The part of an RNA shown here (large-subunit ribosomal RNA, domain I) has 536 nucleotides and comes from a Candidatus Margulisiibacteriota bacterium. Model confidence (mean pLDDT): 84 of 100.
Context: one part of a larger RNA
């Protein structure tokens, strides 16, 4: 020096565990904000660094309920000083307070700061100081000749879902340009608990249906497509859910005015076997509601009751294990307790409970809406609209034979003997009635609450985060972004002695165990020693 064995160190894999995550299901909830939000800064504790809570009434104040013996949150123990059966701490409901910044809104500003003006009250020698109120901007309405004043509303935040506007590229086409990716990502605007759509100028085809939305088929079909890559319907059928309405106009009437014409209020009226106005006849009841209020009930926001061995034997530190004998069960879900507990604890089945607040259903009341028959000369039935041309876009449909919907430009009708559609166009036939508006449910999503589930993870996994985590740290900044869990049943956390300056070690003691000693469960390997043997 090497090898082997043994024994230590170092290290933190593995096993076991779970406070935390992940995915999903059901129900609920789906907003908050000028009455100042979301989010923060700074403070508040007897002693207080972080977290949590709170706001100068500051780890809280008041009221109403629950509860019933301890309490002064947590990392985090101890001491001290207090509170509490005159019911505290704690839990729920309602209220009060709520500094400063922040839409931030009196003006300013480099957020958490600076500086005001007017009035009122107090105060001072003093517009000295203090307190309160008002003072941003935009929109709408009222008043006003106007300046302006008053009233109401908006502004900002928010995970996904929704609607609209703007709108890529990598990529695919085995290159690439039309095409695709994709109307996606991203940006902007807006709304709601859903949004959007929606009561036929529809779909069809010789038969008919009867708003919209969503699901299963139809169907990867018909089509479209450098007919490449790809893109990709609809009718119809079966289901979910169902709900229909209101205006403009003609005509009548009232009012205003600049009295030619127009505007505003009321009545009227709303349709496709065309309807209405208008004229004549008849009718006072019938239904409906998506609007307002609301008895009562149920549910939610605290809780309460809740069966059955303090059994015996053995092992053990410890019994829930073993042996043996009982008991309960509308409860043998689960968790905890010194090992594995139906009967020890919390619970579970079942049942009960609200002063206050909220939600749902909703008796009932209010309010609103609602009808027929006949006639036909005249009047009305949504205009820079329909439609056409040119250039675009959307439709599964890339200009194609290209209908349909839609934007820009230029032209530009008709009023029921009207007008549109049925995939160029024309005729016949059929269907419908544009150019105004509203509309629940079935559908989408989950920042959030409650209950639960898992051939989901188990600390290099699972959220980035089981721990002071969006922390420490990095970056001028936008932004990036960790590592880090486990003594023991119980601290019983090692009094005392010895060595040492100390760290630490050796005894002693605790404990079932200390090679469980806080650098603490188990404790692999690399790596480093020591001892013994063998080889050289």
């Nucleotide at each position: 020096a090497g090898c082997a064995c043994a024994u230590a160190g170092a290290g933190g894999a593995u096993a076991c565990c779970u406070u935390g995550g992940c995915a999903c299901u059901g129900c609920a909830a789906g907003u908050c904000g000028a009455u100042g939000a979301a989010g923060g800064a700074c403070g508040c504790g007897a002693u207080u660094g972080g977290c949590c809570g709170c706001g100068a009434u500051a780890u809280u104040c008041c009221c109403c309920g629950g509860g019933g013996a301890a309490c002064u949150g947590u990392c985090u123990a101890a001491a001290u000083a207090g509170u509490u059966u005159u019911g505290a701490u704690c839990c729920g409901g309602g209220g009060g307070u709520c500094u400063c910044c922040g839409a931030a809104u009196g003006g300013g500003c480099a957020a958490a700061c600076c500086c005001a003006u007017a009035c009122u009250g107090g105060u001072u020698a003093a517009u000295u100081c203090c307190a309160g109120u008002a003072u941003a901007u935009c929109c709408u309405g009222a008043c006003g000749u106007a300046a302006g004043u008053c009233a109401g509303g908006g502004u900002g935040a928010c995970a996904a879902c929704c609607c609209g506007c703007u709108g890529a590229a990598c990529u695919g086409a085995a290159a690439c340009a039309u095409c695709u990716u994709a109307g996606u990502a991203a940006g902007c605007g807006g709304a709601g608990g859903a949004a959007g759509a929606g009561a036929a100028a529809g779909u069809a085809a010789u038969a008919a249906c009867g708003a919209u939305u969503c699901c299963g088929g139809g169907a990867g079909u018909a089509g479209u497509g450098g007919c490449g890559a790809g893109c990709g319907a609809a009718a119809c059928c079966g289901g979910a859910a169902c709900a229909g309405c209101c205006c403009a106009a003609a005509c009548c009437u009232c009012g205003a005015u600049u009295u030619u014409a127009u505007c505003g209020g009321g009545g009227g009226g709303u349709a496709g076997a065309g309807g209405g106005a208008c004229c004549g006849c008849a009718a006072u009841g019938u239904g409906a509601g998506a609007c307002c209020a609301a008895a009562a009930a149920a549910u939610c926001u605290a809780g309460c009751u809740g069966a059955a061995c303090c059994g015996c034997u053995c092992u053990g530190g410890a019994a829930a294990g073993u042996c043996u004998g009982g008991c309960c069960a509308u409860a043998g879900a689960a968790g905890g307790u010194g090992a594995u507990a139906g009967c020890c604890c919390u619970g579970u089945a079942a049942g009960c409970g609200a002063a206050a607040g909220a939600u749902u259903u909703a008796a009932u009341g209010g309010c609103u809406c609602u009808a027929g028959c006949g006639g036909u000369a005249u009047c009305c039935c949504a205009a820079g609209u329909a439609c056409a041309a040119c250039c675009g876009g959307a439709c599964a449909c890339g200009a194609g034979g290209a209908a349909u919907c839609u934007g820009g430009u230029u032209g530009g009708a008709a009023u029921c003997a009207g007008g549109g559609a049925g995939g160029a166009c024309c005729a016949u036939c059929u269907c419908c009635u544009a150019a105004g508006g509203c509309u629940a449910a079935a559908u989408a999503c989950u920042c959030u609450g409650c209950a639960g589930u898992g051939a989901c993870c188990g600390a290099u996994a699972g959220u980035g985060a089981a721990c002071u985590a969006g922390u420490a740290c990095c970056g001028u900044g936008a932004g990036g972004g960790a590592a880090a869990g486990g003594u023991g049943a119980a601290a019983a956390g090692a009094a005392c002695c010895c060595a040492g300056g100390a760290a630490u070690g050796g005894g002693a003691g605790u404990g079932a165990a200390a090679u469980a000693g806080a650098a603490c469960u188990u404790g692999a390997a690399a790596c480093u020693g020591u001892g013994u043997g063998c080889u050289u």